About this RNA
Guanidine-I riboswitch aptamer from a soil metagenome, 101 nucleotides, folded computationally. The prediction has a mean pLDDT of 80. RNAcentral holds the sequence, with entries from MGnify. Its Rfam family is "Guanidine-I riboswitch aptamer". Rfam 15.1 lists 1,509 matches to the family in 1,281 species. Rfam's curators write: This family represents a conserved RNA structure found upstream of the ykkC and yxkD genes in Bacillus subtilis and related genes in other bacteria.
RNA sequence: UUGGCGGCUAGGGUUCCGGCCUCGCAGAGGGCGACUGGUCCGAGAGCUGCCGCCCGGCGCGCGUAUCCGCCGGGUGCACGGCGGGACAAAAGCCCGGGAGA
Numbered sequence: 001u002u003g004g005c006g007g008c009u010a011g012g013g014u015u016c017c018g019g020c021c022u023c024g025c026a027g028a029g030g031g032c033g034a035c036u037g038g039u040c041c042g043a044g045a046g047c048u049g050c051c052g053c054c055c056g057g058c059g060c061g062c063g064u065a066u067c068c069g070c071c072g073g074g075u076g077c078a079c080g081g082c083g084g085g086a087c088a089a090a091a092g093c094c095c096g097g098g099a100g101a
Stems, first nucleotide, its partner, number of pairs: 003051006011041002016038002018035001019032004052075008077097001079100001083095003
């Protein structure tokens, strides 16, 4: 130093919706995320797809190489705070493959 983007999941909270409680004739209002949920946030060390990159083979073309196309393979490893930050809020989000080990 260990690429980029998307979809999702573990996980996360509470703006909105729904739920529960309360007040009230009613409409409205107030409280609860110590509400399974829908929307929402969401992984470097989770899953998956695409791109990129690398290697090999074949093809077009060519003096040769580069470039281009197709096919196959590879893209490894990774323990981890405290604290701070954002959105309504929180988090395996971001600081961060950071400090440290």